[in-house]
């Protein structure tokens, strides 16, 4: 000087279903299922090395009390980043031995 695994800082992207009971007039409370996360947690996940998440989708097959619960779809299409701060690695130069 260049790079950048792993971290970091700041910035940004995203989702928040299903079932049961009670009260209620479509909202609230409690419980349960899956999950990192089931709407404020200021948390969780993800940021181009991009399945975080969206479209397809009121999709298809399986399963369940029910549900993106599981699988397909998916080598599909979209989708949000800078710094070089720590660390690491490489090259060059100088000095010393």
């Nucleotide at each position: 000087c260049c790079g950048a695994c792993c971290g970091g800082a700041c910035c940004g992207g995203g989702g928040u279903g299903c079932c049961c009971g009670c009260g209620c007039g479509u909202c609230g409370c409690g419980g349960g299922c899956u999950g990192a996360g089931a709407u404020c947690a200021u948390a969780c996940c993800c940021g181009u090395c991009g399945a975080a998440c969206c479209u397809g989708a009121u999709c298809u097959g399986g399963g369940u009390c029910g549900c993106g619960c599981c699988a397909g779809c998916g080598a599909a299409g979209g989708g949000a980043g800078u710094c070089a701060c720590g660390u690491c690695a490489u090259c060059u130069u100088g000095c010393c031995a």
Predicted 3D model of a 97-nucleotide RNA (TPP riboswitch aptamer (THI element)) from Roseomonas acroporae.
NCBI's taxonomy places the organism under Bacteria, Pseudomonadati, Pseudomonadota, Roseomonadaceae, Roseomonas.
RNAcentral holds the sequence, with entries from Rfam.